[in-house]
């Protein structure tokens, strides 16, 4: 330098045009002598950044940032 993949809640991941969900963790309660487990409830992110397309963008397009893998180049 070229190609591909990833970036969404504290963590791990979904959602692939129609207004973002799950598990774990957190908080409250139940159960228990108590703790854990288990059960019920509850709060929490506008989706890496900026533009563009669209009635509507996490989702499509462009550029940039960060991470990973492969190839090439130099020495």
């Nucleotide at each position: 330098g070229g190609g591909c993949c990833c970036g969404u809640a504290g963590c791990u991941c979904a959602a692939c045009g129609g207004u973002a969900g799950a598990g774990c963790a957190g908080c409250c309660g139940g159960c228990u002598c108590a703790u854990a487990a288990c059960c019920g409830g509850u709060a929490g992110a506008g989706c890496g950044g900026a533009g563009g397309u669209u009635c509507a963008a996490a989702u499509c397009c462009u550029c940039c940032c960060g991470g990973g893998c492969c190839c090439a180049c130099c020495a």
Predicted 3D model of a 75-nucleotide RNA (transfer RNA) from a Parcubacteria group bacterium.
Its mean pLDDT, the model's own confidence on a scale to 100, is 82.
Rfam family: tRNA. The family's RNA type in Rfam is transfer RNA.
The sequence is in RNAcentral, with records from ENA.